[in-house]
Context: one part of a larger RNA
RNA sequence: CGAUGUUGAAGGAACUCGGCAAAUUACAUGCGUAACUUCGGGAUAAGCAUGCCCCAUUGGAAGGCAACUUUUGAGGGGGGGCACAAACCUGGGGGUGGCGACUGUUUACCAAAAACACAGGGCUCUGCGAAGAUGCAAAUCGACGUAUAGGGUCUGACGCCUGCCCGGUGCCGGAAGAUUAAGAGGAGGGGUUAACGCUCUGAAUCGAAGUCCCGGUAAACGGCGGCCGUAACUAUAACGGUCCUAAGGUAGCGAAAUUCCUUGUCGGGUAAGUUCCGACCUGCACGAAUGGCGUAACGAUCUCCCCACUGUCUCCAACAUCGACUCA
Numbered sequence: 001c002g003a004u005g006u007u008g009a010a011g012g013a014a015c016u017c018g019g020c021a022a023a024u025u026a027c028a029u030g031c032g033u034a035a036c037u038u039c040g041g042g043a044u045a046a047g048c049a050u051g052c053c054c055c056a057u058u059g060g061a062a063g064g065c066a067a068c069u070u071u072u073g074a075g076g077g078g079g080g081g082c083a084c085a086a087a088c089c090u091g092g093g094g095g096u097g098g099c100g101a102c103u104g105u106u107u108a109c110c111a112a113a114a115a116c117a118c119a120g121g122g123c124u125c126u127g128c129g130a131a132g133a134u135g136c137a138a139a140u141c142g143a144c145g146u147a148u149a150g151g152g153u154c155u156g157a158c159g160c161c162u163g164c165c166c167g168g169u170g171c172c173g174g175a176a177g178a179u180u181a182a183g184a185g186g187a188g189g190g191g192u193u194a195a196c197g198c199u200c201u202g203a204a205u206c207g208a209a210g211u212c213c214c215g216g217u218a219a220a221c222g223g224c225g226g227c228c229g230u231a232a233c234u235a236u237a238a239c240g241g242u243c244c245u246a247a248g249g250u251a252g253c254g255a256a257a258u259u260c261c262u263u264g265u266c267g268g269g270u271a272a273g274u275u276c277c278g279a280c281c282u283g284c285a286c287g288a289a290u291g292g293c294g295u296a297a298c299g300a301u302c303u304c305c306c307c308a309c310u311g312u313c314u315c316c317a318a319c320a321u322c323g324a325c326u327c328a
Base pairs, nucleotide, nucleotide: 001323002322003321004320005319006318007317008316010314011313014312019309027051028050029049030048031047036041038157052079053078054077055076057074058073059072060071061070062069063068080084092307093306094305095304097302098301099299100298104116105115120155121154122153123152124151125150126149132141133140134139158294159293160292161291163224164223165222168221169220170217171216172215173214174213177212178211179210183206184205188201189200190199191198192197225243226242227241228240229239252286253283264280265279266278267277268276
């Protein structure tokens, strides 16, 4: 000097990105227990007291004929110790917010999460030799199942809801029409020949699906405007005009896991707060199953605050063990 432990005056998070680490707490009995809530919870909430030994009193239970023995409770009196759940073992607690409903799953060896899954919801395909999948095939799975079933895809408990756009792309439907391949068709033309022929080419016309075309469909992929003016101070604009669009963002939320300007402005908390909470709305660039907004419970999740607690710190010290080092 290092590692692992033990202890520490006064202070008590001043440390630090951050209470990381450590400390506190811990058991049983009695009392007591808030908001909120899906009425189950929250809850061991929080918080308080007691716990060792001796004595007598008193209630019950079991055994016994009885004497009594064993056991369990209640209140009362006293005793000792620094310490009575005496060691070991053994929750710190509370408040607010974000995300995800939950228990689960995951990057074996740097990520455990807000990611995945999930019950629930929707759309869509599939009538059975099913759709779908593997295979060249035979065949097999699906399934010894049969639409309350099976496949695909999106969303993700629950509550309240889920607006407008079908112009583009996709999908579905459409006995007309347009286009159109092979094929059918052969008018006509060329080569050759004495001829018959052989051969090359070939216009009309008839020809599927597809595409065009006509409709439907957004819990399909997706999309959801601009400028100008206007009210008895000012400001603002319920109102009007105009251009464009398939339609111009509804409800709800909003400086947000989304806000650039930005440490926005106001309020709260602090002596002092780029974080946090509540508002405002000027949403650079929220928004409704690529779900929107809430939400009790839950979380080795993330953010902020408080109590308790402490060597994290002010500011370090001592001790124990093992190393390193020096000497032998």